RNAcentral holds the sequence, with entries from ENA. Transfer RNA from Gemmata sp. SH-PL17, 73 nucleotides, folded computationally.
[in-house]
RNA sequence: GCCGCCUUAGCUCAGCGGUAGAGCACGGCUUUCGUAAAGCCGGGGUCCAGGGUUCAAAUCCCUGAGGCGGCUC
Numbered sequence: 001g002c003c004g005c006c007u008u009a010g011c012u013c014a015g016c017g018g019u020a021g022a023g024c025a026c027g028g029c030u031u032u033c034g035u036a037a038a039g040c041c042g043g044g045g046u047c048c049a050g051g052g053u054u055c056a057a058a059u060c061c062c063u064g065a066g067g068c069g070g071c072u073c
Stems, first nucleotide, its partner, number of pairs: 001071007010024004018055001026042005048064005
């Protein structure tokens, strides 16, 4: 220098055009003499940034940023 992949909740990740989810973590409750475990309920996200396409974008296109990997002298 070129190519590819990734960026979504505190963490690990789903979602692949139609008003954003899971597990863990966190808070509350039940249970226990108490703790842990278990069960139930709940809170939490400008979907990396900017622009474009569309009636509608986390999702498609462009540019940029950060991370990972490969190729080349």
Overview:
Its Rfam family is "tRNA". The family's RNA type in Rfam is transfer RNA. Its family is annotated with triplet codon-amino acid adaptor activity in the Gene Ontology.